[in-house]
Molecule: small-subunit ribosomal RNA
Organism: uncultured prokaryote
RNA sequence: AGAGUUUGAUCCUGGCUCAGAGCGAACGCUGGCGGCGUGCCUAAUACAUGCAAGUCGAACGAGAAAGCACCUUCGGGUGUGAGUAAAGUGGCAAACGGGUGAGUACAACAUAGGUAAUUUGCCUUUGAGUGUGGGAUAACCUUCCGAAAGGAGGGCUAAUACCGCAUAAGACUACAGCUACUACGGUAGCAGUGGAAAAAGGUGACCUCUCCUUGGAAGUUAUCGCUUAAAGAUAAGCCUAUGCACCAUCAGAUUGUUGGUAGGGUAAAAGCCUACCAAGUCUUUGACGGUUAGCUGAUCUAAGAGGUUGAUCAGCCACACUGGAACUGAGACACGGUCCAGACUCCUACGGGAGGCAGCAGUAGGGAAUAUUGCACAAUGGGGGAAACCCUGAUGCAGCGACGCCGUGUGAGUGAUGAAGGCCUUCGGGUCGUAAAACUCUGUCAGAGGGGAAGAAAUACUCUAUGGCUAAUAUCCAUAGAGUUUGACGGUACCCUCAGAGGAAGCACCGGCUAACUACGUGCCAGCAGCCGCGGUAAUACGUAGGGUGCUAGCGUUGCUCGGAAUUAUUGGGCGUAAAGCGCGUGUAGGUUGUUUUGUAAGUCGGGUGUGAAAGCCCCGGGCUCAACCCGGGAAGUGCACUCGAAACUACAUGACUAGAGGAGAGUAGAGGAUGGUGGAAUUCCAGGUGUAGAGGUGAAAUUCGUAGAUAUCUUGAGGAAUACCGGCGGCGAAGGCGGCCAUCUGGGCUCUCCCUGACACUGAGACGCGAAAGCGUGGGUAGCAAACAGGAUUAGAUACCCUGGUAGUCCACGCCGUAAACGAUGAGUACUAGGUGUUGCGGGUAUUGACCCCUGCAGUGCCGACGCUAACGCAUUAAGUACUCCGCCUGGGAAGUACGGUCGCAAGGCUGAAACUCAAAGGAAUUGACGGGGGCCCGCACAAGCGGUGGAGCAUGUGGUUUAAUUCGAUGCAACGCGCAGAACCUUACCUAGGCUUAAACUGCCUAGCUAUGCCUAGAGAUAGGCAGUUCUCUUCGGAGACUAGGGAUACAGGUCCUGCAUGGCUGUCGUCAGCUCGUAUCGUGAGAUGUCGGGUUAAGUCCCUUAACGAGCGCAACCCUUAUUCUUAGUUGCCAGCAUUUAGUUGGGAACCCUAAGGAGACUGCCUGUGUUAAGCAGGAGGAAGGUGGGGAUGACGUCAAGUCCUCAUGGCCCUUAUGUCCAGGGCUACACACGUGCUACAAUGGCCGGUACAGAGGGAUGCCAACCCGCGAGGGGGAGCUAAUCUCAGAAAGCCGGUCUCAGUUCGGAUUGGAGUCUGCAACUCGACUCCAUGAAGCUGGAAUCGCUAGUAAUCGCAAAUCAGAAGGUUGCGGUGAAUACGUUCCCGGGCCUUGUACACACCGCCCGUCACACCACGAAAGUUAAUUGCACCAGAAGUCGCUAUACCAACUCGUAAGAGGGGAAGGCGCCCAAGGUGCGAAUGAUGAUUGGGGUGAAGUCGUAACAAGGUAACC
Repeated sequence: AGAGUUUGAUCCUGGCUCAGAGCGAACGCUGGCGGCGUGCCUAAUACAUGCAAGUCGAACGAGAAAGCACCUUCGGGUGUGAGUAAAGUGGCAAACGGGUGAGUACAACAUAGGUAAUUUGCCUUUGAGUGUGGGAUAACCUUCCGAAAGGAGGGCUAAUACCGCAUAAGACUACAGCUACUACGGUAGCAGUGGAAAAAGGUGACCUCUCCUUGGAAGUUAUCGCUUAAAGAUAAGCCUAUGCACCAUCAGAUUGUUGGUAGGGUAAAAGCCUACCAAGUCUUUGACGGUUAGCUGAUCUAAGAGGUUGAUCAGCCACACUGGAACUGAGACACGGUCCAGACUCCUACGGGAGGCAGCAGUAGGGAAUAUUGCACAAUGGGGGAAACCCUGAUGCAGCGACGCCGUGUGAGUGAUGAAGGCCUUCGGGUCGUAAAACUCUGUCAGAGGGGAAGAAAUACUCUAUGGCUAAUAUCCAUAGAGUUUGACGGUACCCUCAGAGGAAGCACCGGCUAACUACGUGCCAGCAGCCGCGGUAAUACGUAGGGUGCUAGCGUUGCUCGGAAUUAUUGGGCGUAAAGCGCGUGUAGGUUGUUUUGUAAGUCGGGUGUGAAAGCCCCGGGCUCAACCCGGGAAGUGCACUCGAAACUACAUGACUAGAGGAGAGUAGAGGAUGGUGGAAUUCCAGGUGUAGAGGUGAAAUUCGUAGAUAUCUUGAGGAAUACCGGCGGCGAAGGCGGCCAUCUGGGCUCUCCCUGACACUGAGACGCGAAAGCGUGGGUAGCAAACAGGAUUAGAUACCCUGGUAGUCCACGCCGUAAACGAUGAGUACUAGGUGUUGCGGGUAUUGACCCCUGCAGUGCCGACGCUAACGCAUUAAGUACUCCGCCUGGGAAGUACGGUCGCAAGGCUGAAACUCAAAGGAAUUGACGGGGGCCCGCACAAGCGGUGGAGCAUGUGGUUUAAUUCGAUGCAACGCGCAGAACCUUACCUAGGCUUAAACUGCCUAGCUAUGCCUAGAGAUAGGCAGUUCUCUUCGGAGACUAGGGAUACAGGUCCUGCAUGGCUGUCGUCAGCUCGUAUCGUGAGAUGUCGGGUUAAGUCCCUUAACGAGCGCAACCCUUAUUCUUAGUUGCCAGCAUUUAGUUGGGAACCCUAAGGAGACUGCCUGUGUUAAGCAGGAGGAAGGUGGGGAUGACGUCAAGUCCUCAUGGCCCUUAUGUCCAGGGCUACACACGUGCUACAAUGGCCGGUACAGAGGGAUGCCAACCCGCGAGGGGGAGCUAAUCUCAGAAAGCCGGUCUCAGUUCGGAUUGGAGUCUGCAACUCGACUCCAUGAAGCUGGAAUCGCUAGUAAUCGCAAAUCAGAAGGUUGCGGUGAAUACGUUCCCGGGCCUUGUACACACCGCCCGUCACACCACGAAAGUUAAUUGCACCAGAAGUCGCUAUACCAACUCGUAAGAGGGGAAGGCGCCCAAGGUGCGAAUGAUGAUUGGGGUGAAGUCGUAACAAGGUAACC
């Protein structure tokens, strides 16, 4: 620090996901040791049991028992235990410490202040004092009630308990006075007079004074207390400012409410409380309401700013079963106190009682989940005490848990036959792997034995020394020193010794992100998955194994937080098209604001002071062997407050200015607005005239109108709506919008003058106004147009598009609605930043008679374009540039602009506006393709123009289908279908039926044998089985070796036309013989890519030329090759024959001229001419030439496409079969036959059939072959045998043609199917199932519907010939020649293709993509008659305990008066009243759950119906 994921690829936007760190965690697998930490996050649920707050005899009275000892009358007593235990009065503590986080959004908390508005026990310092009296009461004794808990009465007694009186400095209070300060309210200080108000003693020591005289009392003294006062410290109370979560779908809240006066109340200010008066107070700077939450130091994360959290530790707050209340006290409205109410639990004798673990342990429950009913007060701290000491679940320790952090171990060295074994393998090997074994060592941890700390210093006591108090050498106090005493942890840490490598390694991952790969199994199954995604027979992604990678006593998973995420953007984002500018204006609050003077100092900047607790983080140092951990010091804590200063900027105050803004004057353009009037054209209608059969409408029609007179045409008339031409990216307006002409009223702009005011400005949340069309209400109006509706068409349907009609509406008036793709998809304002060119309005200059033209200023409105910006497209002085100010808005797609709530509206509906759930994308711009019922250009037998066919018939052949035991398999639009098959009777043959074989029919390797070859016989359908005869070859060193053959044995294997052409090679088809397909360098672009290859010409051609950010090149095109057309040279046999001989015959002699043959050359190149073209490329015409513009034909097939075809040609991976899916054999089948299709043949006839005669080819084939002459047969053919290894012989008669004859339009002398008979040939064999011949038979068919095919010249058409295959079997195929046409105006249309361009939501690429209803399943949500739960408001009833107030009739020790009785003062049970918790009733509010039914939404495999969108998507789309 980034990465993966939208696409064919690209850039951007944008979400999702991952890598990091962390945790009070949990779960899975695994687990040696130690240290330090840490451990109910859930039920503030309920709690058994034990403990957690006592202590003081030096405040007080009283005071046992057991035991022991002694005595005893045996009943007991005495002493000791012991002034002990236990209890009581009294004091102090119990308000600390410990727990929890329910409540609380402020009464809390944090920071900074205030308290001149306050309190503070114990403690410290200081001053003064501690005098004198009194009456009770518990314990105890006794009587009684009660089950108990407890209680009542009587009697006795003490105090540091309680109550008087005295004294009283200061404080308080009343009165009046002075000084200082002041916020004018007071506050502080000083002195005076009056008033009220204190106390308690205990202990130790001593005898100087007095009394009794071992000594004690008074007394003295010391000390601990007590009272009062001042001050401090500590601890609190109260007040203020600022900060402190979310929701505005919570917008108004409030009656003690806000303030005042008076009174009450408190330690203390205050509506804190009461009465009266006033009507205030809070709130968009978010009141009120709702939800959630203890707050902080800090924790985690992050570069930081931030975000998250608030366990442990520390500070504060709140709470203590729930609710209420007070008492005591310095302090509580009190966790282990009291009272009351409620719920729950327990005891009960049913009358009544008891209780509160959110203290420490522990239990139940809940939960994914969280520990021992431990030890000790040794240390630290706390309470009491003079102290010893007691108490202390605070605390210190131990136990449990890998819960976390840290440390450490599980050994080290050497060791290659690279052992065995596992795994992989190309079978060679590789790897685990120096790893192991083996050898040599070490000894941490754990184990055993032994030693053994620190944590302990105090207090106290004893002794010593010094000082103080005092009459005192006593006691006591203070200080110093010595000694004694105290350890839960724990025999722990640590150290030594012993033995022995011995007891100690796992987990996750290995497709990319992300380090790490192979085999087997599985076969869209099982499964994996954080995202993308893997799995459908070769899975590095599932499972297992081997190997590897990472971490390591842990490793993974899950959950949560921050990060990455600049994905809420202060740092640090955006809004033309990706999400996002309000439809537009006026304007309130707010925000921002021109130049300049002076001042102030709020912001700002600087210095200082205080604070920002400790701990934590960071730095330095130190202590545990290190580390974690701990200790000491520092820094930091960006904050707040106070104070001193500065004055540039902001602000505030003040004075001035004119450049912003406004006013004034003079002009000016305009569909700006409102109202009233008025004109012409046109449509329609009415009336009349003329006139006759149609009109209208459409792609074509029909509905419709018209003989009752339409349409057409003419003349009047009526009525409504809209305003042609001008008219213009012209004008005006804020936008919506505005269009004949005239008038009235009225808003705004612009120009000029530079006269006036003097910042008056900009923006603008709320608010208010305007706001197309449609729609709504009331009343008018209605010519045309026209939703709905009706009819006619179209169509598979057509609730549409088209047509004929037609109502709301469109128009007017008034009132609503308030929305649009209300768009420049671009908020308003100001300033700045190259230009060019139009146009509108006003002005200036020059010029002119004038209008133009030209130059120029301001204001609008367009186009092009530089810088700059932008993801790109594009924007570009009218910014989307550079800056500033203000407002609005956005944060993945869908659900959804939906639901609920609120609000507006008559309604329709508008505004505001979610969530659950679901997906990993959705999207923008641009690129390359492909496609379009887009465009342009061009080509092709593509159409057209022609010729001949197919489709109809019969037959042949192939296919589908059907049938079958089998009808083997493959090929399936073009590009399968006379295709693989250049030839199925057996064979072929792969199929079926039946019969056989199992290392085999064949190959390689080993052993054995030499019976082998060959012939014959028997059985059988044959394969095969049995038997007989027979007895091998080569070499030889004669030992044998090799070959060959068959049987047997053993074992690896063979074999497979079995599967997969979607695992493959090779070969082939097709687009297409179409003109394309690419590369290097360079340039442009962020990039995919582009340019080149486009454009203008031209060509058959990306052929060539010109232009040109391209320049070159490659594969294709063309040419080179073959053949054919002309000619030359050479050569003449088997070919040829002009001349010379010869013959039936080039037969022979001869010839080498010709033809021909086959070798090598020549020839054609737009080379020449004319025209045209750009002076080019080229094109047109011409000459010459055998041939003219690639002369004709062939071979030749670019990059690629179709997962095209072929595993059955061959090769081959994998899989499968192995007495069978192999192999042998016989027979059958591939030849079936209601049917459908393709390709052909023959025909339908006279351009013909038949008969007779007669002429002319080319190219091929031929030794298991072609076969002549001659003979036989009507013929197929047979006999025969010459020749021929072929320019020699032969197949071999070419046919159409030509000549002559006949037939005469007929199912025929056309046509030949079919069938009967008789034959021939091939072959082992002709039945299934061959070809041919002869005789006889003589079917359909009279030119073929829709549709469709081929062909542009030696072509079509027509005619025959040959060959391959082959024993035989062409109507097929491949070649060959003979005869030999017609037509092409042209490119509108059909098909295919090429180039350019355009649109695209397609990229598996239009056979694409994709929308909605319906049906089914599941999921979440809304509505709903209601039902229900907890919360809460208001009103009323009720009123426990308790404070306060009133009262005081039953009553009362202290004080006063009184001899006393009694009275007074004071207290007070009780009663009454105010307030008030629980509870009750009624009416609401808001929230949750549930609800028959219902609504839409989402998601689902290949459902149904259509085809709405994307191309002009077939009616442009959209709001």